[in-house]
The RNA shown here (transfer RNA) has 71 nucleotides and comes from a marine eukaryotic metagenome. The sequence is in RNAcentral, with records from MGnify. Its Rfam family is "tRNA". Rfam links the family to the GO term triplet codon-amino acid adaptor activity. From the family's description: Transfer RNA (tRNA) molecules are approximately 80 nucleotides in length.
């Protein structure tokens, strides 16, 4: 010097710019004598950081950081 991931605690989707999600975890509730298990809600996000383009950016473009690979 090419290339690639970065998004909820964790693992990850998010296709062509417009609703920010799922699954395991946690909470509360009901079913149970209780635990477990189920079902039913909840809550939890600087979308790796600044910039820019756009009416609008997790998505496009520039640059930085960490982390993988390849020369």
């Nucleotide at each position: 010097g090419g290339g690639g991931u970065a998004u909820a605690g964790c693992u990850c989707a998010g296709u062509u710019g417009g609703g920010a999600g799922a699954g395991c975890a946690u909470c509360u509730g009901a079913c149970u004598g209780g635990c477990a298990g189920u079902c039913a809600g909840a809550a939890g996000g600087u979308c790796a950081g600044g910039g820019g383009u756009u009416c609008a950016a997790g998505u496009c473009c520039c640059c930085u950081u960490a982390c993988c690979u390849c020369c």